The part of an RNA shown here (small-subunit ribosomal RNA, 3' major domain) has 481 nucleotides and comes from a metagenome. Rfam family: Bacterial small subunit ribosomal RNA. The full RNA is in RNAcentral, with records from SILVA.

[in-house]
Context: one part of a larger RNA
C1' cells in the first nucleotide's frame, strides 16, 4: 500500500424476513459420478461442472471397439502407356476392395503423314511432404465464464514524504450511481455510471394493398362477398411527448427530497443490447489458429458390424403424479409471435386412431401449417387406491428412412406398478411477476418431458435490516504478504 478479523460504523441486493410455489419421499425422461464392458470416444467438477459443449448418437454423425483392406494420397522432375473418363457385366466379399470384362476409342498445334511437341488421365521412379479430434489450455492468440451492470479502476501536473507512497478518490449532504452539491493543497483528464441504441405504453401527420369496414348501395342460408370509403384498427416510416417543466412543503438561497396539478406515461416509465482496471495459471490445443513434442504400410486412410443407449447403486435437472379449485362426455368462446417450394398442404373421400388417397391455393398482410388450450356453458363421477394416476408388459397397426433387433416416434386394444402431498435440508419469485394454460421455431428424413421465443388467465407479500450470504465506502487490530 493491501489481504485479513467469531472488530467498529454507515449502505446496498429476493440477502434475510414476510408470502406465493417448488425440490428432497413415487413413477418416468435427461445429465453426471461409479461400477461393467472388446468398447461403453472426449471434453465441463464449489459458487462459475452436472436437459453443460450436444439447435436433435438406428446407418452416417464418430473421434471409441472388433474384423477387413490401402500406403506419397499435395507440388515438381524423369520414364512408360494411349487411352483416361464414362460405360456394360461377371467372380469373390459384410462392405471397402481386389482380380478380370464389353462398348467407346483422344484433343490442339506443326506436318516431308513417317512422326514430332503440347495437353489430359492412369501407372512406375526420385524429392520435398501430405494427414493426425494424438500430448501439453501450466507455452499461446482468439472466444467465453465469474466477481457484477457491482460502482468502482486510474493518469498528467502540481503539493507533502528521506522513502514505499499520500493527495485528488477523503470530509458534510444526496443518488440507483466516484450521481450531483457544498466544503477542502489540489487543479484537471481519462476508462467505467448516465444519455445517445432497439422495442413496448400515448397522439399526430404520411401511405391504403394482400390487411380494415363507419356511412351509402347491391347481393347471400351465410361470410368485407361485391360496388366503393380511407372514417376506424392494424401495418410502417416521419414527427410529438417526460425535463423535477409547473405548485406547495422540507433543505444551506445547494444538490436533493416528500407532497400534489395537468397527463396515456412521472420522477432511470417497464424490458432489451451494453460488462471499466483487473481475479480465478478459472474454460477451451476436440470450433478455429498456434509454439514445442509425438506417430508416418499408421497415433494417417477407407469400410461392415458394434459401441457412445451397458445397470447392485450415488447426486443434480426436470416431466407426470397422488385428484372434485378434479378426471370422464357433449357444445361454445377469444391470442400472439412463428414457419412454409427438395416445402406448407386446403375442400373431399377412406380409416376407430396413428394416417393413406388425391391435391385447389400459396416463394404468402392474399394461400397453408392452425385445432390455441386453460376459460365459460350442460352432464356424469361421491372420497375409493377409485371413473385418481398412468409405469410397465402383451397383441395388432401407421409412418420416416437402403435400413427400426441391438435402438426410433407415434396409433388401437388389453394389463393397470409405484404413488394418498414427501424427513434433515434447500431452491425460484416483488406485477403483467409468481403460478398456471397452450401456441411456434430452430436442430431434423424420422425422434423433445430440453433449449429459444410467443401470447392467455393472473395472485399474495415487503413490519422492517437484529440475523445468514454476497458486495460497496470510511476507520480500526495484526507474530500476514
Nucleotide at each position: 500500500u493491501g489481504a485479513c478479523g467469531g472488530g467498529g460504523g454507515c449502505c446496498c441486493g429476493c440477502a434475510c424476513a414476510a408470502g406465493c410455489g417448488g425440490u428432497g419421499g413415487a413413477g418416468c425422461a435427461u445429465g453426471u459420478g461409479g461400477u461393467u464392458u472388446a468398447a461403453u470416444u472426449c471434453g465441463a467438477u464449489g459458487c462459475a461442472a452436472c436437459g453443460c459443449g450436444a439447435a436433435g448418437a438406428a446407418c452416417c454423425u464418430u473421434a471409441c471397439c472388433u474384423g477387413g483392406g490401402c500406403u506419397u494420397g499435395u507440388g515438381g522432375c524423369a520414364g512408360a502407356u494411349g487411352a483416361u473418363c464414362g460405360u456394360u457385366c461377371u467372380g469373390u466379399g459384410a462392405a471397402a476392395g481386389c482380380a478380370g470384362u464389353u462398348c467407346c476409342u483422344u484433343c490442339g498445334g506443326c506436318u516431308u503423314c513417317g512422326g514430332u511437341c503440347g495437353a489430359c488421365a492412369u501407372c512406375u521412379g526420385u524429392u520435398u511432404c501430405a494427414g493426425g479430434u494424438g500430448c501439453u489450455g501450466c507455452a499461446u492468440g482468439g472466444c467465453u465464464g465469474u466477481c457484477g451492470u457491482c460502482a468502482g479502476c486510474u493518469c498528467g501536473u502540481g503539493u507533502c514524504g528521506u522513502g514505499a507512497g499520500a493527495u485528488g478518490u477523503u470530509g458534510g449532504g444526496u443518488u440507483a450511481a466516484g450521481u450531483c452539491c457544498c466544503g477542502c493543497a489540489a487543479c484537471g483528464a481519462g476508462c467505467g455510471c448516465a444519455a445517445c441504441c432497439c422495442u413496448u405504453g400515448u397522439c399526430c401527420u404520411u401511405a391504403u394493398u394482400u390487411g380494415c369496414c363507419a356511412a351509402c348501395a347491391g347481393g347471400u342460408u351465410a361470410u368485407g362477398c361485391u360496388g366503393g370509403g380511407a372514417a376506424c384498427u392494424a401495418u410502417a416510416a416521419g414527427g410529438a411527448g417526460a425535463c423535477u417543466g409547473c405548485c406547495c412543503g422540507g433543505g444551506u438561497u445547494a444538490a436533493c427530497c416528500g407532497g400534489g396539478a395537468g397527463g396515456a406515461a412521472g420522477g432511470u416509465g417497464g424490458g432489451g443490447a451494453u460488462g471499466a482496471c483487473g481475479u480465478c495459471a478459472a474454460g477451451u490445443c476436440a470450433u478455429c489458429a498456434u509454439g514445442g513434442c509425438c506417430c508416418u504400410u499408421a497415433c494417417g486412410u477407407c469400410c461392415a458390424g458394434g459401441g457412445c443407449u451397458a445397470c447392485a447403486c450415488a447426486c443434480g435437472u426436470g416431466c407426470u403424479a397422488c385428484a372434485a379449485u378434479g378426471g370422464g362426455c357433449g357444445g361454445u368462446a377469444c391470442a400472439a409471435a412463428g414457419g412454409g417450394u427438395u416445402g406448407c398442404a386446403a375442400u373431399a373421400c377412406c380409416g376407430c386412431g396413428a394416417g393413406g388417397u388425391g391435391g385447389a391455393g400459396c416463394g404468402a398482410a392474399u394461400c397453408c401449417c392452425a385445432a390455441a388450450a386453460a376459460a365459460c356453458c350442460g352432464u356424469u363421477c361421491u372420497c375409493a387406491g377409485u371413473u385418481c394416476g398412468g409405469a410397465u408388459c402383451g397383441c395388432a397397426g401407421u409412418c420416416u428412412g437402403c435400413a427400426a433387433c441391438u435402438c426410433g416416434a407415434c396409433u388401437g386394444c388389453g394389463u393397470g406398478a409405484a404413488g394418498u402431498c414427501g424427513g434433515a435440508a434447500u431452491c425460484g419469485c416483488u406485477a403483467g411477476u409468481a403460478a398456471u394454460c397452450g401456441u411456434u421455431g430452430a436442430u431434423c428424413a424420422g425422434c423433445a418431458g430440453g433449449c429459444a421465443a410467443c401470447g392467455g388467465u393472473g395472485a399474495a407479500u415487503a413490519c422492517g435490516u437484529u440475523c445468514c450470504c454476497g458486495g460497496g465506502c470510511c476507520u480500526u487490530g495484526u507474530a500476514c504478504a